Notes: Transfer RNA from a Planctomycetaceae bacterium, 73 nucleotides, folded computationally. Model confidence (mean pLDDT): 81 of 100. The RNAcentral record of the sequence draws on ENA and Rfam. Its Rfam family is "tRNA". From the family's description: Transfer RNA (tRNA) molecules are approximately 80 nucleotides in length. Rfam classes the family as a transfer RNA. The same sequence occurs in records of 3 taxa. Taxonomically the source falls in Planctomycetaceae (Bacteria, Planctomycetota, Planctomycetia, Planctomycetales).
[in-house]
RNA sequence: GGUCCCGUGGCUCAGCGGCAAGAGCAGCUGCCUUACAAGCAGACAAUCGGUGGUUCGAGUCCACCCGGGACUA
Numbered sequence: 001g002g003u004c005c006c007g008u009g010g011c012u013c014a015g016c017g018g019c020a021a022g023a024g025c026a027g028c029u030g031c032c033u034u035a036c037a038a039g040c041a042g043a044c045a046a047u048c049g050g051u052g053g054u055u056c057g058a059g060u061c062c063a064c065c066c067g068g069g070a071c072u073a
Stems, first nucleotide, its partner, number of pairs: 001072007010025004018056001028042004049065005
């Protein structure tokens, strides 16, 4: 340099173009316990890497950039 994949809460991931973007783990509050762990309940937290475009409507499609990775020369 070329081809391809990935980028969504603190972390790991879901998410056929259409409801207020979900789950697990972690953290927080409460319950339980002599206490801790486990368990149970609850609340919080992501304008979806950026900028444009397509569309009535984009996390999802397109273009270009940025970051990470794999293969290849």